[in-house]
Parts: sequence; C1' cells; structure tokens
RNA sequence: CGGGAUGUGGCGCAGCUUGGUAGCGCACCUCGCUUGGGACGAGGGGGCCGCUGGUUCGAAUCCAGUCAUCCCGA
Repeated sequence: CGGGAUGUGGCGCAGCUUGGUAGCGCACCUCGCUUGGGACGAGGGGGCCGCUGGUUCGAAUCCAGUCAUCCCGA
C1' cells in the first nucleotide's frame, strides 16, 4: 500500500439477505419465598446500532467516506 472479516445495553450474541416503533441469554435493581444466603417465582431499569454524510415517507439494515481490532497478500 491492496483485499477481506468484525464493530449492536455491563459481558456474549441475534436482527442486516427481503428497509417499517431494537431483541435474547447472563449480569444489575425491587418484591415474594428463606433465620440468612443461594436457587426459584413475579416485576423493572439501561443501548437508538464505531463515527460522518447521502438515498428514502422511513435506515442497525442500502450507498460513500472514515476510525479501531483481526486475518491474507505485497
């Protein structure tokens, strides 16, 4: 320098192909249960999707640029 993959709550991931109000597991908070804790049951909070711009009535999803990490090549 060229090519490719990944980037989504605290952590690990799905959703992208087929654009239509952002989900799952664990963790966290409250309550119940318990002498207490754990387990179990019920309820609850937290992200607008790496960043910027574009297309569109509407973008995590499509397009362009850019950043970070990893892989391959030179």